[in-house]
Context: one part of a larger RNA
């Protein structure tokens, strides 16, 4: 000097493994005493609408029912001359203005009478005396009931009418319209709720007020959707006091009579019993059983303890004490409910007592406010007046909390070991193996909530491989219940291989042809800024079920936007 490679630096196409690549304070979840839009038998309300009253708004008739005054009538237990409402006066009324009797009507009825009018009749009828709880309808006066009839005043109903009022008139007419009160319907429209916990919401559940044991680690006190259970009551006796007694249970005797029925005798520290299907701790001349007598299952007030560990904190519960009015007991003394620990509740608002305060009114009546004490609710139990849907959906936020994938863990899955009752004609280990125990993988289900929700792209299929051996063929090797052949079963082996189709969105699966086989798994169930977009998972639309519905369904069909290469790997070129 030429070729060729390779190393630096750089520069062109590609290409899409990495930057849990950029893009968007996730749209899936859940949370918020956040929002919208929809619906209804969600609440509270308003329009509309209906229905009564009342104003506007009169006349006249008819019926029928009130209130009030006035007249006339009636009112029968027996006894009794009789149809005696009930009080009180009362010794006299009535009567030619026509008594008694006697005919006619009419009217009431306890059927026995009694009122009324008429006609006839021509002077007497009726009471005071007997009888009787009460005396005369003899006559007067009031009252109660109920009935007739007249006056006065209301009210329903139904008819007519015309002057208000409507109508352009016909006509219509105190009606409709319009104002006022009030009851009622009322998603049509508005405002709004629409619990909490919770091994992610939900659905279930109540661990949301309370008692009991245990959990609790010998004071107290102490989580968990931890374990077992129970309370929302009952009772005038099942309370309070005195006196008496003694259970269950076992033995023995005893008529019906038995395992148990009542009686007797013995034993019998609770092995009963308490009002409760809850439990503990106490309980025997008793707290338990019977009985007499009660009503303290009181009326004010004070203190202290739990409730509520460590400050506070309403209700409730319990306990000692005063005071007063009482119970039982000779009496000391006991009693402010039940043997004790569960059996329960604010304000408002209504209603009841209350020798009571306060307002206003001329005197009473009467009204309207507080006080204190009961009772009538809030069980989401320290107590809001309150359903739902959202795929049409929005902010805000959370990896405080789900759903992919990872991490932890391994019931569950996969494999694998000991030990070997058995099977296997005998024989456990050629082969197959209960029951029990000990591993191992991190493939499958699950737990779980450790990272991520200011965003790690989600089944499968294509393509691209990389690995692993617990090997499916090929390979070499044992042992066989290995004649050979074909098996079966184990041991070493990861070089290489390990098919085409039919159904289905499939992985799987299942058919059909072959094959030495037609391996199982891992790499964010590999692999979407590589593909696809069948499937799942926005908006539409339908169908079957479910909802009163607005809507819903790991039911069902048809549809349904798939972005980008700066950097840095890799490929291949090229300069220096």
């Nucleotide at each position: 000097c030429c070729g060729g490679g390779g190393a630096c630096u750089c520069c062109c196409a590609g290409u899409g493994g990495g930057a849990a690549a950029c893009g968007a304070a996730g749209a899936c979840u859940c949370c918020a005493u956040g929002g919208a839009g929809c619906u209804u038998u969600a609440c509270c309300a308003c329009a509309g609408c209906c229905u009564g009253g009342u104003g506007u708004u009169g006349g006249c008739u008819u019926g029928c029912u009130g209130g009030u005054c006035c007249g006339g009538c009636u009112a029968c237990a027996g006894a009794g001359c009789g149809u005696a409402g009930g009080c009180g006066g009362g010794a006299g009324c009535c009567g030619u203005c026509g008594a008694a009797g006697c005919c006619g009507c009419c009217u009431c009825u306890c059927c026995g009478g009694g009122g009324g009018c008429g006609g006839u009749g021509g002077a007497g009828g009726c009471g005071c005396c007997c009888a009787u709880g009460u005396a005369a309808c003899a006559c007067c006066g009031c009252c109660u009931a109920g009935u007739c009839g007249g006056g006065c005043u209301g009210g329903c109903a139904a008819g007519c009418c015309u002057a208000a009022c409507c109508g352009a008139a016909a006509g219509g007419g105190a009606c409709a319209g319009c104002g006022c009160c009030a009851g009622g319907u009322g998603g049509g429209u508005g405002g709004u709720u629409u619990g909490g916990c919770u091994g992610g919401g939900g659905c279930g559940g109540u661990a949301c007020a309370c008692c009991c044991a245990c959990g609790a680690a010998a004071a107290g006190g102490u989580a968990a959707c931890a374990u077992g259970g129970g309370u929302g009551c009952c009772c005038a006796a099942a309370g309070g006091u005195c006196u008496g007694c003694u259970c269950a249970g076992g033995c023995g005797g005893g008529u019906c009579a038995g395992a148990a029925a009542u009686c007797c005798g013995c034993u019998g520290u609770a092995g009963a019993g308490g009002g409760c299907a809850a439990a503990a701790g106490a309980u025997a001349a008793a707290u338990g059983c019977a009985g007499g007598c009660c009503u303290g299952a009181c009326u004010u007030c004070u203190u202290c303890c739990c409730u509520a560990a460590c400050a506070g904190c309403g209700u409730g519960g319990g306990a000692a004490g005063a005071a007063g009015a009482g119970g039982g007991g000779a009496a000391a003394c006991c009693c402010g409910g039940g043997c004790u620990u569960a059996g329960c509740g604010a304000a408002c608002a209504g209603c009841a007592a209350u020798a009571u305060c306060c307002c206003a009114u001329u005197a009473g009546u009467g009204g309207g406010g507080g006080a204190u004490u009961g009772c009538u609710c809030u069980g989401u139990c320290a107590g809001a007046c309150a359903a739902g849907c959202u795929a049409c959906c929005c902010u805000g936020g959370a990896g405080g909390u789900a759903a992919c994938a990872g991490g932890c863990u391994c019931g569950u899955c996969g494999c694998g070991g000991g030990u070997g009752a058995g099977a296997g004609u005998a024989c456990a280990u050629a082969u197959c193996g209960a029951c029990c125990c000990c591993g191992c993988g991190g493939c499958u289900u699950g737990g779980u909530a450790c990272a991520u929700c200011g965003c790690u792209g989600u089944c499968g299929g294509c393509u691209u491989g990389g690995g692993u051996c617990a090997u499916c063929c090929u390979g070499g090797c044992u042992g066989u219940g290995u004649a050979g052949g074909a098996g079966c079963a184990g041991c070493c082996a990861a070089g290489g291989g390990u098919u085409g189709g039919g159904u289905u969105g499939u992985u799987c699966a299942u058919c059909c042809a072959u094959u030495a086989a037609a391996g199982a798994c891992c790499c964010a169930c590999a692999u979407g800024a590589g593909c696809u977009g069948g499937g799942u998972u926005c908006a539409g639309u339908a169908c079957g079920u479910c909802g009163c519905g607005a809507g819903a369904c790991a039911g069902u069909a048809c549809g349904g936007u798939a972005g980008u290469a700066u950097c840095u790997g890799c490929u291949g070129g090229g300069a220096g």